[in-house]
RNA sequence: GGAGUGGGCGAGGCGGUUGCUCUUUCUUCUCCGCAGGAUGAAGAAGGGGAGGAAAGUCCGAACUCCAAAGGGCAGGAUGGUCGCUAACGGCGACUCCGGGCGACCGGGGGAAAGUGCCACAGAAAACACACCGCCCUUCAGGGCGUCUCAAGCGCUUUGAGGAGCAAGGGUGAAAAGGCGAGGUAAGAGCUCACCGUCCUGGUGGCGACAUCAGGAGCCUGGCAAACCCCAUCCGGAGCAAGACCAAAUUGACCCCUUUUCGGGACGGCCCGUCCCUGGGGUGGGUAGGUCGCUCGUCCUCCGGAGCAAUCCGGAGGCCAGAUAAAUAACCGCCCUUGCCUCGGCAAGAACAGAAUUCGGCUUACGUCCCGCUCCAGCC
RNA sequence: GCGCCUGUAGCUCAGGGGACAGAGCGACGGUCUCCGGAACCGUAGGCCGCAGGUUCGAAGCCUGCCAGGCGCGCCA
Numbered sequence: 001g002g003a004g005u006g007g008g009c010g011a012g013g014c015g016g017u018u019g020c021u022c023u024u025u026c027u028u029c030u031c032c033g034c035a036g037g038a039u040g041a042a043g044a045a046g047g048g049g050a051g052g053a054a055a056g057u058c059c060g061a062a063c064u065c066c067a068a069a070g071g072g073c074a075g076g077a078u079g080g081u082c083g084c085u086a087a088c089g090g091c092g093a094c095u096c097c098g099g100g101c102g103a104c105c106g107g108g109g110g111a112a113a114g115u116g117c118c119a120c121a122g123a124a125a126a127c128a129c130a131c132c133g134c135c136c137u138u139c140a141g142g143g144c145g146u147c148u149c150a151a152g153c154g155c156u157u158u159g160a161g162g163a164g165c166a167a168g169g170g171u172g173a174a175a176a177g178g179c180g181a182g183g184u185a186a187g188a189g190c191u192c193a194c195c196g197u198c199c200u201g202g203u204g205g206c207g208a209c210a211u212c213a214g215g216a217g218c219c220u221g222g223c224a225a226a227c228c229c230c231a232u233c234c235g236g237a238g239c240a241a242g243a244c245c246a247a248a249u250u251g252a253c254c255c256c257u258u259u260u261c262g263g264g265a266c267g268g269c270c271c272g273u274c275c276c277u278g279g280g281g282u283g284g285g286u287a288g289g290u291c292g293c294u295c296g297u298c299c300u301c302c303g304g305a306g307c308a309a310u311c312c313g314g315a316g317g318c319c320a321g322a323u324a325a326a327u328a329a330c331c332g333c334c335c336u337u338g339c340c341u342c343g344g345c346a347a348g349a350a351c352a353g354a355a356u357u358c359g360g361c362u363u364a365c366g367u368c369c370c371g372c373u374c375c376a377g378c379c
Numbered sequence: 380g381c382g383c384c385u386g387u388a389g390c391u392c393a394g395g396g397g398a399c400a401g402a403g404c405g406a407c408g409g410u411c412u413c414c415g416g417a418a419c420c421g422u423a424g425g426c427c428g429c430a431g432g433u434u435c436g437a438a439g440c441c442u443g444c445c446a447g448g449c450g451c452g453c454c455a
Stems, first nucleotide, its partner, number of pairs: 001375008009366002012334007020049010031037002051351001055362002058360005063238004075234005080094005095108005109229002114227002116223003131169002133165002136162011177195002180192003196218001197216008242291004252282005262276005298317008335348006380451007389404004397435001406422005428444005
């Protein structure tokens, strides 16, 4: 100088004045009252009053209501091993693989149960295959050599056919173990050594796994953030959950008024019945209010166990509960930073703001603070 | 507050792993017409909301953000 990683704080400190909100105690008034109590109002004194993410609502729970014999199907989530935890998709340690010179970072069941997909290119994309090529052979033709010609023979070459090969070239993201030697007509795990893969056994480890020995020439490409299989877990909704008190208006239900004092239906008329009207009452629910509501898997310190996450024990503490929403404003001194005419001026932020409550994750943020580690250069 | 859905051309929507991402309407230009409309022919316009990952390959699959929208308080 450049990087990696962990933790803390989240804006300064002290004092004063004026407010807002919740709460405790006391006083006065009010209400009910024998004592006394506390539905309410006012005042005084004291105490508390945003966050590390209160955010996103991505996981897991508490709590409440609904559903529910038990089991299964469907659906969803998770996925190395061991541990921690109330629980988790979180955290810790270890292990394997991949990336990085390194500190360090990222990932993790099964492709040998089955199905499916692998565009283009390429011979072939999965029961392997043969475009160029390599090699052998049959037939036909050409050339050269054998002193000349023909036949024959040898070498070489072209075309057609047959058999073999997969080493090399070429295609592709990916090509059927890799590399070297032997071997062969040419080749090939065909054979051998080493590496890799698989199987068996031993040793170490709780385990993932590591390591050693022996065996098998190797049969089986990739994709499961494709369907799927395996293992484990999951009933649904959410504080606008839910419980209690409870207006006004309309409607619902019940009772009564009464007979002529209103109207209507049944009827030719009377009695009678029913409906409306009038009066009284009932129940549910809305507005509104109260509870749920903040003491809880809580916080701080000390000691112990553990590599750690975390757990155990002891002591102390009380730390927002509002409802369209309070947590604010100002002044003085000190502190830090910046500027300059050197004793004055300016600034003290960013992300963001509780709304039932916790445990995590993720995302946003600071010329803030403190560690540890790696690489390079110089002394 | 709690629960859920959707982002593809200027607008409304297809496409649900295979290469150049389409359709209708709209825009622009041309033909036709005296002019305009209609009709016909053609052209442009896309980081598939953003960023990482899985895969040989992503608009589509997975994760995290961003933006927009909807529902939830029983008068019968």
Description: This is a predicted complex of two RNAs, RNase P RNA and transfer RNA, with 455 nucleotides together.